[in-house]
RNA sequence: ACCUCAUCCAGAGGGGCUGAGGGACACGGCCCGGUGACGCCCCGGCAACCACCCGCCGUCUCGACGGCGAGUAGCGGCGCGGCAGGUGCCAAUUCCGUCCCCGUCGCAUCGUGCGGCGUAGGGAAAGAUGAGAG
Numbered sequence: 001a002c003c004u005c006a007u008c009c010a011g012a013g014g015g016g017c018u019g020a021g022g023g024a025c026a027c028g029g030c031c032c033g034g035u036g037a038c039g040c041c042c043c044g045g046c047a048a049c050c051a052c053c054c055g056c057c058g059u060c061u062c063g064a065c066g067g068c069g070a071g072u073a074g075c076g077g078c079g080c081g082g083c084a085g086g087u088g089c090c091a092a093u094u095c096c097g098u099c100c101c102c103g104u105c106g107c108a109u110c111g112u113g114c115g116g117c118g119u120a121g122g123g124a125a126a127g128a129u130g131a132g133a134g
Stems, first nucleotide, its partner, number of pairs: 003132006013043005021032003026098004044090003049086002052082002054079006060071004094126001099123003102118007
């Protein structure tokens, strides 16, 4: 690299350097950008995936022995818990659409199909991040 699982409608900006494109890819749309975007560095912040801690439940042990009580290392589950060590992130839903379904409208049709539209409509694909596996 590929693979598996979870999440992706919330949140969080200042300074310095640079100088023309940028918003992953293709197309379309819509935005950001010489009032300096994107990128890099510093500082700051957001969040809480993993780690760690706490609580509850189960598993387990003992007494009793249907339901109870006590204990508790490990393991598993849960939590608007805590913390901020490892990541991550700090324009716009992952900026929106593309494929399938659904709804609705129009057109044509024997069956049915084609096209427009969409309220945070449902799903997929792709992507991102984390954790694992390798």